[in-house]
């Protein structure tokens, strides 16, 4: 100097004028409300509604089936499918990134080529025997048939371990040595996933479970349009069905069992009234600063702060200056022009995912050159 990898921060600033919402204080007013002063007022994703909860309500809240989610180990957390650390496979020179129960429980699928692609298979071959022919009468050659074979050749991404020897009629892990893989045993280290070492077994077992499935762990449901309270209105309507303890009907995803509630009752259809107000609604698993523990995620202690709460939905408009990025000119310091993304809370919080302009900070890796 160049090329990369990982993490973090910000999300334009200041001043003036007019305007909006809410809170605190004061004044005026019977009230509605008005005026003045002071502080505050939309994000890193507010988005998607994908996970997890807090909270609210229902359910005697139990059991089973079915269904769903996750999936290496340890830790964190209110919890999680999230985060941290580690272990193993793969990619990369590397910083790093990515994946994670099981294919020997069973079923299923895998184009074409090839004889044959899960326990398979004989196209060309090799070998014993039989038959025929030739002939130099020799397992020499040719053809055919029964049988044996899968070492050689071919096809293919892949042919059911590799290589050397021994063995055989010819061959084959049939056997042996070495190696690879797989599955065990023992020792050492580690909480563990695992790692290292030794040793055994001729055992050789493709891929897909994001195909069904198997194993382990976990899971009531619905949701702020939850719910609570107040006020008002109407038609205490009509019809049908079932039932009254020998039980209609109901009990917040489905089914079964169990349990509970249950009588001038319940269900279905038609018809009528209301949809108004208040609360929920912002003090929180909260923010910031300092210290301790821990590799970290995180947690403990102390101090300090209150940082939107709208209700058809508020935070806007305008003027000036400065800052940032890009282009041009040129006197290196100015001038001129242009640009600034994704995007607006709606009960709240912890995550994940997606979109995105520009600037800055930190750490690490590789290459080239110089000293």
């Nucleotide at each position: 100097g160049g090329a990369g990898c990982c993490g973090g921060a910000c999300a334009g600033g200041c001043c003036g004028u007019c305007g909006c919402c809410g809170c605190g204080g004061g004044c005026c007013g019977c009230a509605a409300g008005g005026c003045c002063c002071g502080g505050g007022g939309a994000g890193g994703a507010a988005a998607g509604u994908c996970c997890g909860g807090g909270c609210u309500c229902c359910g005697u809240a139990g059991g089973g089936c079915g269904g769903g989610a996750c999936g290496c180990u340890g830790g964190g957390u209110a919890a999680c499918g999230c985060c941290c650390a580690g272990c193993g496979g793969g990619a990369g020179c590397g910083a790093u990134c990515u994946c994670g129960g099981g294919a020997g429980a069973g079923c299923g699928c895998a184009a074409c080529a090839g004889a044959a692609a899960g326990c398979a298979g004989a196209c060309c071959g090799c070998c014993u025997g039989c038959g025929c022919g030739g002939c130099a009468u020799g397992a020499c050659c040719g053809c055919g048939c029964c049988g044996g074979u899968a070492a050689g050749g071919g096809u293919g991404a892949a042919a059911c371990g590799g290589c050397g020897g021994a063995g055989u009629a010819a061959g084959a892990g049939c056997c042996c040595a070495c190696c690879a893989g797989u599955c065990g045993u023992c020792g050492c280290g580690g909480c563990g996933a695992c790692g290292c070492g030794a040793u055994g077994a001729g055992c050789u077992a493709u891929g897909c479970a994001u195909g069904c499935c198997c194993c382990g762990u976990c899971c009531g449901g619905a949701g702020c349009a939850a719910a609570a309270c107040c006020a008002a209105a109407u038609a205490g309507g009509a019809a049908g069905g079932c039932g009254c303890u020998u039980g209609a009907g109901g009990c917040u995803g489905g089914c079964c069992c169990g349990g509970c509630c249950g009588a001038u009752g319940c269900c279905u259809u038609c018809g009528g009234g209301u949809a108004g107000g208040u609360u929920g609604c912002u003090u929180g698993a909260g923010g910031c600063c300092g210290g301790g523990a821990g590799u970290a995620a995180u947690u403990c202690c102390g101090g300090u702060c209150c940082u939107a709460g709208a209700g058809g939905a508020a935070u806007g408009a305008u003027g000036g200056c400065c800052g940032c990025c890009c282009c041009g000119g040129c006197u290196u310091g100015c001038c001129g022009g242009g640009g600034a993304a994704c995007a607006g809370a709606a009960c709240c919080c912890g995550g994940c995912u997606u979109a995105u302009c520009g600037u800055c900070c930190g750490g690490c890796u590789c290459c080239c050159g110089c000293a």

About this RNA
A computed fold for a 371-nucleotide RNA from an uncultured Desulfovibrionaceae bacterium, annotated as Bacterial RNase P class A. Rfam family: Bacterial RNase P class A. The family's RNA type in Rfam is ribozyme. It was read from a public genome assembly, where an Rfam model found it.